[in-house]
């Protein structure tokens, strides 16, 4: 880096240093000198990998509960929202367009095997 499966309505922030930017990309609408990014310290929140225990199971896969040592991740806003496609119900004479739901792409993580 591409691939594969699975998860994205929940949850969790101080501090010290920096000094203009950031929310992935385009639109939108936001955060930000009452300090963005970014690097540490500490603190926390999940429960993917992990451990423990049950039940199935030739047996692995895979399920449920519990825990939180280690490995990873996060701690503004649903993955901020949207873009493409169906369907449903509106507006409009037409072109167009507003709302919901579901599917998708794209992106993030984390696990497996290159």
């Nucleotide at each position: 880096u591409a691939a594969u499966u699975a998860u994205c309505a929940a949850g969790a922030a101080a501090g010290a240093c920096u000094g203009a930017g950031g929310g992935a990309a385009a639109g939108g609408c936001c955060c930000u000198g009452u300090g963005a990014u970014g690097u540490c310290u500490u603190a926390g929140c999940a429960a993917c990998c992990u451990g423990u225990a049950a039940g199935c199971c030739c047996a692995u896969u895979g399920u449920u509960a519990u825990a939180a040592a280690g490995g990873u991740g996060c701690u503004a806003a649903u993955u901020c929202c949207u873009g493409u496609c169906u369907g449903c119900c509106g507006u409009u004479u037409a072109c167009a367009u507003g709302g919901c739901a579901g599917a998708g792409a794209a992106g993030a993580u984390a696990a497996u095997a290159a």
Record summary
Predicted 3D model of a 114-nucleotide RNA (SAM riboswitch aptamer (S box leader)) from Mucilaginibacter oryzae. Rfam family: SAM riboswitch aptamer (S box leader). Its family is annotated with regulation of gene expression in the Gene Ontology. The coordinates come from a structure-prediction model, not an experiment, and the mean pLDDT is 78. The sequence was found by an Rfam model in a public genome assembly.